[in-house]
Formats: sequence, structure tokens, C1' cells
RNA sequence: GGCUACGCAGUCGCGGGGGAGGUGAAUCCCUCGAGGAAAGUCCGGACACCACAGAGCGAGGGCGGUGGGUAACGCCCACCCGGGGAAACCCGCGGGAAAGUGCCACAGAAACGACACCGCCGAUGGCGCGGCAACACGUGAGCCGCGCACAGGCAAGGUUGAAAUGGUGCGGUAAGAGCGCACCGGCGCAGCGGUGACGCGGCGUGCAGAGGCAAACCCCGCCCGGUGCAAGGCCAAGCAGGACCGACGACCCGGCUCGGCGAGGUCCAGGUAGGCCGCACAGAUGGAUGGCUGCGCUCGACAGAAUCCGGCUUACAGGUCUGCU
Repeated sequence: GGCUACGCAGUCGCGGGGGAGGUGAAUCCCUCGAGGAAAGUCCGGACACCACAGAGCGAGGGCGGUGGGUAACGCCCACCCGGGGAAACCCGCGGGAAAGUGCCACAGAAACGACACCGCCGAUGGCGCGGCAACACGUGAGCCGCGCACAGGCAAGGUUGAAAUGGUGCGGUAAGAGCGCACCGGCGCAGCGGUGACGCGGCGUGCAGAGGCAAACCCCGCCCGGUGCAAGGCCAAGCAGGACCGACGACCCGGCUCGGCGAGGUCCAGGUAGGCCGCACAGAUGGAUGGCUGCGCUCGACAGAAUCCGGCUUACAGGUCUGCU
């Protein structure tokens, strides 16, 4: 990773379909009757109605490495990149942080175009002290040395943090610093390989570049109208409604130009109850799929359809097969 999901036999039932029988029925016969998840209802569709119909935009929501599969998907396969592992392999909501906004608790100097707590330096300028020299003397411009840490320089090291402004080393310097150099990293350019994500080596560039978060707003690309079988369709009592006819006698009955009777009759629409369809190679709404007996063994888990498919996820005893480290 795949498969299986107690087995066999008998018997009594239950539901669907078919047949015999017969006016109908009783009765009889044949056949089919839960799952890998039928579950959660989390995605994607079919189907149905509603809405819009010029197609779209906006709002809102979803998805997000690449290629392929598919009716479609947030699913599947293969691959790429990053991380982990000795390996098989596992993990990753994996576009954009150089459009803008926002946030980064505590700690810390500082969480972004800022900053210096400890610290390093003080080359240069300043201040102090000392020394040196032309000259008759004095002064001491200047020069040298030492000190101070005032101006100032720095961010190497320490300290905080999940994260601190490329890393390591050598040189360099007053101390430092891509300041210079080498390697690694980044960026750019073209080349080669690959359908592609991307990879490889080469050249250039000290990298004035600017941290992280987009599962914050946002930007980019793609997708999405809404509601779900209690969708929805058909038939249609009763009550109520409408139109017309009717005491100038309707409707109804008979032997039908007439007679009898005497107050209702005909039609229509929507549609409730109810029924049917939707509805299935199990299948209802009174909702079936079970019980018992015997034998066997390794002693049997999780669990049961409700419109239908494709996925995902979750639950699951035992057995079995296969690949790899």
C1' cells in the first nucleotide's frame, strides 16, 4: 500500500419484481434485497425550481509551486522547491513583503529607513602638563611626547529577543566598516538542459541594500447567481370563490310539441387534505433487508441505505497478500 469483513446447510419470516392460478382472492413457484465506510454532510457535480437574460462589472466568498488526469473539484498521479531523517520515506493553506497601509507582546539602545546601554577609538580638532630650538634676554608661534575623553568617529565584541540590517576568514584601520580580497549567499545578464515549476555551470555586480508577518488589510491570477428531492411536476375530495341558466319552472322522471315534480343546475380557475411521479440493476413512507436450528473454525470489529454520482474525512476485531528501509 492492496484485499477481505465468519463460512456452509436447513427452516420460518419481511420488502421489491416476474409467473401460475382465478371474477377476485387464497395459495404456489422463480428471482433480487446494505457498506467499505451506507456515517460526517466537508468539497465537486448531475437534476430541479427561482432570478438574470447584451454580456459583463462591482460587492461577497473560495482557490494558489509545475505538468497531467477528470463532467468538475479544495480530489488523484507524477515532478519541482524548502524542511526533517542513516535510509525507506515523512512534513509543507508552497503567488506577491521592491504599490500602499498595518502589526511585531515581553525583553532590549534599537523591531525599520530608527538607534547606542555596556563597550572600542579619540587618527583629526580642543584642553592640560612636559620637552626642544634660532636669539643677548624675555615671550613661546611651531614641533615632539604624555594625559583628558570635550567635539567627535564606530558598531567589531557583550547584552535582549522568535527575529537585529548578508555569513566566515584574511587584510586593513585610531578603532571600525564590503573599506579591499577569497569562498558562500544575493541580484543582473546571456548560455545549456527540461513541456514546465526549476536545475547546472559561466560572466558581471560590493550588494544605496534595506528584517519578519499576506492563516492582517491589500495586490495579482483563476473560479463561483441563489436554494436544495420537505427541490420540483401531475391528478385532485370537502368548504369557500367566479360566470351563466332557473318560480316566465331550470335540473330530474316518464310512454318526451305533453305530463309529473318543485329549487337548484351547468361550467370555470387556483388549490388544501389525499394520491401518483421525481425514485434508481436494494428501495420505502404502515419506512423491508431479520429470527431460529445444526455443523465448522482462528469465535467474528466498526456500523446500517432514503434523489443519484465523484471525492475527502472519521470509525473499525481478526485474517491475508505485496513492495521498500